[in-house]
Context: one part of a larger RNA
RNA sequence: GGCACGAGACGGAUGCCUUGGGACAUGCUGGCGAAGAAGGACGGAUAAGGCCACGAAAGACUGCGGGGAGCUGCCAAAUAAGCUUUGAUCCGCAGGUGUCCGAAUGAGGAAACUCUCCAGGAGUAACGUCCUGGAACGGUUAGCUGAGUAAAGUAGGCUGAUCGAGCGAACGCGGGGAAUUGAAACAUCUCAGUACCCGUAGGAAAAGAAAUCAAGCACGAGAUACCCCAAGUAGUGGCGAGCGAAACGGGUAGAGCCUAAACCAAGAGACAUUGUCUUUUGGGGUUGCGGGAGUCCAAUGUGCGACUUGAAACCAUAACAGAACGGUCUGGGAAGGCCGGCCAUAGAGGGUGAAAGCCCCGUAAGUGAAAUGGGUUCAAGCGCUAGGAAUUUCCCAAGUACCAUGGGGUCGGAGGAUCCCUGUGGGAAUCUGGGUGCACCAUCAUCCAAGGCUAAAUACAAGCAUGUCACCGAUAGCGCAUAGUACCGUGAGGGAAAGGUGAAAAGAACCCCGUGAAGGGGAGUGAAACAGAAUCUGAAAUCCCGUGCCU
Numbered sequence: 001g002g003c004a005c006g007a008g009a010c011g012g013a014u015g016c017c018u019u020g021g022g023a024c025a026u027g028c029u030g031g032c033g034a035a036g037a038a039g040g041a042c043g044g045a046u047a048a049g050g051c052c053a054c055g056a057a058a059g060a061c062u063g064c065g066g067g068g069a070g071c072u073g074c075c076a077a078a079u080a081a082g083c084u085u086u087g088a089u090c091c092g093c094a095g096g097u098g099u100c101c102g103a104a105u106g107a108g109g110a111a112a113c114u115c116u117c118c119a120g121g122a123g124u125a126a127c128g129u130c131c132u133g134g135a136a137c138g139g140u141u142a143g144c145u146g147a148g149u150a151a152a153g154u155a156g157g158c159u160g161a162u163c164g165a166g167c168g169a170a171c172g173c174g175g176g177g178a179a180u181u182g183a184a185a186c187a188u189c190u191c192a193g194u195a196c197c198c199g200u201a202g203g204a205a206a207a208g209a210a211a212u213c214a215a216g217c218a219c220g221a222g223a224u225a226c227c228c229c230a231a232g233u234a235g236u237g238g239c240g241a242g243c244g245a246a247a248c249g250g251g252u253a254g255a256g257c258c259u260a261a262a263c264c265a266a267g268a269g270a271c272a273u274u275g276u277c278u279u280u281u282g283g284g285g286u287u288g289c290g291g292g293a294g295u296c297c298a299a300u301g302u303g304c305g306a307c308u309u310g311a312a313a314c315c316a317u318a319a320c321a322g323a324a325c326g327g328u329c330u331g332g333g334a335a336g337g338c339c340g341g342c343c344a345u346a347g348a349g350g351g352u353g354a355a356a357g358c359c360c361c362g363u364a365a366g367u368g369a370a371a372u373g374g375g376u377u378c379a380a381g382c383g384c385u386a387g388g389a390a391u392u393u394c395c396c397a398a399g400u401a402c403c404a405u406g407g408g409g410u411c412g413g414a415g416g417a418u419c420c421c422u423g424u425g426g427g428a429a430u431c432u433g434g435g436u437g438c439a440c441c442a443u444c445a446u447c448c449a450a451g452g453c454u455a456a457a458u459a460c461a462a463g464c465a466u467g468u469c470a471c472c473g474a475u476a477g478c479g480c481a482u483a484g485u486a487c488c489g490u491g492a493g494g495g496a497a498a499g500g501u502g503a504a505a506a507g508a509a510c511c512c513c514g515u516g517a518a519g520g521g522g523a524g525u526g527a528a529a530c531a532g533a534a535u536c537u538g539a540a541a542u543c544c545c546g547u548g549c550c551u
Base pairs, nucleotide, nucleotide: 001550002549003548004547005546006545008543009542015536016500017499020472021471022469023468024467025466026465027464028463029461030460031167032166039101040100041099042055043054049075050074051073052059061095062094063093064092065091066090070083071082072081106115107114108113116135117134118133119132120131121130122129137164138163139162140161141160142159143158144157145156171202172200173199174198175197176196182189186238212221213220225252226251227250228249235243236242256453257452258451259397263283264282265281266280267279268278269277270276271275288431290396291395292394293393295389296388297387303384304383305382307381308380309379310378311377314374315373316372317371319367320366325340326339327338328337329336341358342357343347349361350360351359402426403425404424405423406422407421408420409419412438433448434447435446436445437444487494488493507535510522511521512520513519
């Protein structure tokens, strides 16, 4: 030096475990905010720090309900001082208090600070000081004022009332709108109307009561949304890459309405002469086998509601009650083995010194609310609601339809290109009127644009609750078994590591070695200390020691 064996050291893999995560389902809830939010700063306990809770009324206050013996939150044991059957602590509902910053709003400002005015009050001999309330901006509206400029009650000013402002996970609608990429390059095209930015709303939003589809020569459907299908079809496409419908049919849900106009009445104003025009309000009216007004006839009644208010069920927010087991053996420990029982509308699950239906918490089936919230139904109010005949006259949404041209949308990339939206230019008609049926024309069919509202079926999950898993088990699972911490960065921002003694601290009194609060040896505890706090198990790399053999 090598090999082998043995005992250790180092190290923290593996196994087992789970306080934490992941995903999904169902239900609830779907907002908070000038009555000051979200989020913070700073405080207050006998107390040095962190977390949570709380706010100068500061680990709490008041009322109401539950509950019934201990309690003064957690890390975190103890001390002190207290509370409590006159019902504390604790749980629920409602209320009070709630410093300072923050939309932050009296002014300022380098957030949590500085400075001021007005009214009222406390205090002082007086001033300083202190307390309470008010003082930002914008919109709308009312009142008071009021120019230039003659008039107006215009612009403006002041005062009051009321609303707004900011935050929030995704979902919605609207306004803008990429590129990487794919096309094996690249330009039309694609990615994609995606990402992202902006505006804005609701618990959903949007859409929505046909100028819709359909049919092919005379069948039909009947608002919208969503799902299945149609269908990777019809189409589109440097006919490349790719993109890609709709109707019908089957389901979920189901709901329809209000204006404008003609005409009538009243008020106001203008022109002007007893009318015409404009305008406001009320009545009227709402449709496509065209409807309505106007004229004539008849009728006073039945239902409906998505609006407002109130109330009994019912639900949520604390809870109550809840069956049934013993012996023996092993063991540190029984829930295990053996023996014999019992309950079960309860043999879900968790805990207990190993594996418990009957030990504990629970579970099944039941029961329960003073208060607050939700809430179907009912009641009241309020609102809405009918016909017929005749066919002269009037009305039926205008810079609109339509046309041309430039774009966009649609499956449709300009194509034979309808339809829908729109910039620019031109520019109708009122039922003998208009749109559509994929160029266009005719016939036929169908539907009434240029005003508006509308529940449900649909989307999402921040929050709350319940449940489930051929999801993870500490290099996994969220970045975090907690942490947006430590740390890094001027900043926007980036961003960790780190779990396990034991059933119970019973956490090693006392003695010894040692410079020793290091470390160790005894003793003691414990089932075990090679479970000793660097603590379960304790692999490998790596290191040392001992023994044997070889050189």
Molecule: large-subunit ribosomal RNA, domain I
Organism: Bacteroidota bacterium